[in-house]
Context: one part of a larger RNA
RNA sequence: CUGGGCGUAAAGAGCGUGUAGGCGGCUGAGCAAGUCAGAUGUGAAAUCCCUGGGCUUAACCCAGGAAGUGCAUUUGAAACUGCUUAGCUUGAGUAAGGAAGAGGGAAGUGGGAUUCCUGGUGUAGAGGUGAAAUUCGUAGAUAUCGGGAGGAACACCAAUAGCGAAGGCAGCUUCCUGGUUCGUUCCUGACGCUCAUACACGAAAGCCAGGGGAGCAAACCGGAUUAGAUACCCGGGUAGUCCUGGCCCUAAACGAUGGGUGCUUGGUGUUGGGAGGGUAAUUCCUUUCAGUGCCGUAGUUAACACGUUAAGCACCCCACCUGGGUAGUACGGUCGCAAGGCUGAAACUC
Numbered sequence: 001c002u003g004g005g006c007g008u009a010a011a012g013a014g015c016g017u018g019u020a021g022g023c024g025g026c027u028g029a030g031c032a033a034g035u036c037a038g039a040u041g042u043g044a045a046a047u048c049c050c051u052g053g054g055c056u057u058a059a060c061c062c063a064g065g066a067a068g069u070g071c072a073u074u075u076g077a078a079a080c081u082g083c084u085u086a087g088c089u090u091g092a093g094u095a096a097g098g099a100a101g102a103g104g105g106a107a108g109u110g111g112g113a114u115u116c117c118u119g120g121u122g123u124a125g126a127g128g129u130g131a132a133a134u135u136c137g138u139a140g141a142u143a144u145c146g147g148g149a150g151g152a153a154c155a156c157c158a159a160u161a162g163c164g165a166a167g168g169c170a171g172c173u174u175c176c177u178g179g180u181u182c183g184u185u186c187c188u189g190a191c192g193c194u195c196a197u198a199c200a201c202g203a204a205a206g207c208c209a210g211g212g213g214a215g216c217a218a219a220c221c222g223g224a225u226u227a228g229a230u231a232c233c234c235g236g237g238u239a240g241u242c243c244u245g246g247c248c249c250u251a252a253a254c255g256a257u258g259g260g261u262g263c264u265u266g267g268u269g270u271u272g273g274g275a276g277g278g279u280a281a282u283u284c285c286u287u288u289c290a291g292u293g294c295c296g297u298a299g300u301u302a303a304c305a306c307g308u309u310a311a312g313c314a315c316c317c318c319a320c321c322u323g324g325g326u327a328g329u330a331c332g333g334u335c336g337c338a339a340g341g342c343u344g345a346a347a348c349u350c
Base pairs, nucleotide, nucleotide: 003322004321005320007304008303012318014201016199017198021194022193023192025088026087027086028085029084030083031082033081034080035077036076037075038074039073040072041071042070049065050064051063052062053061054060091191092188093187095185096184097182098181099180103177104176105175106174107173108172109171110154115149116148117147118146119145120144121143125136126135162169163168206247207246208245209244210243211242215241216240220236221235222234223233258317259316260315261314262313263312266295267294268293269292270291271290272289273288274287275286276285277284299306300305323350324349325348332343333342334341335340
């Protein structure tokens, strides 16, 4: 010496299920593949190293020794890894009993608001802006009252609340259904962790077919502003936004922080369980498990900050990075109806 890293400098895959592979709890016995020790053989000579010698010395040469990390055979050792076997219960899981929840799917249903249609009242304006105009209105608008239609979204509750692997999920009711968590025992007995390939899911926009279309609104058309105004502001307005089925597969898909396990001072909120204590009781106090916030010790960090929800201390497995630009481009492959996605350079240049 036998890399160093990945919150913000390059770098955690958007997320999960899981195959191969890698890694794997406690105890006993056996085997001896890995491992360790000894012996034997081999490891050509020269070279290198040590000792001695020969040329007047050195270079050079000669002799002897050592070394030769290795391989094979053989004899042993049995702690560790492995394999076989016998067990164990702490890891993991099952059953029975509680709990919370916008978790998912389907059907039904409610009120408010916008728009439109229709009828009444009513008359000259309304609308909009920084100011205006385009626009709407005497064929009766705006305003107001009654009736109706239709689509979309669910005010308050609402919360550094909850649930979900992530994307994400919110009126109410019913049905079907997934996961989580708590406490007590029972049972199985390591059945575990991670995961290349693969497969499933994956906001918005976009695409295909058929519906639907109130509001909003890319494109587009006007009015303003301006030197111009392909914008910001205003009046309109089509795709789209919504539903069903099928594609697309990307995001600042973010905690810019992969998953698992163990260990390491605390304080203070909050959500859901449990236990104990007190009270007439709502409730209060202590404690414990699972989540979710803030502050902060040690420690870490380039700093910011992180700090039992770690970016601390360790181990296991996977993905990824290796100067900037060129460039997430070209070419090839592959997927897609297309848009494009995935994979992914170089010349040259600094």
The part of an RNA shown here (small-subunit ribosomal RNA, central domain) has 350 nucleotides and comes from an uncultured bacterium. The prediction has a mean pLDDT of 89. It matches the Rfam family "Bacterial small subunit ribosomal RNA".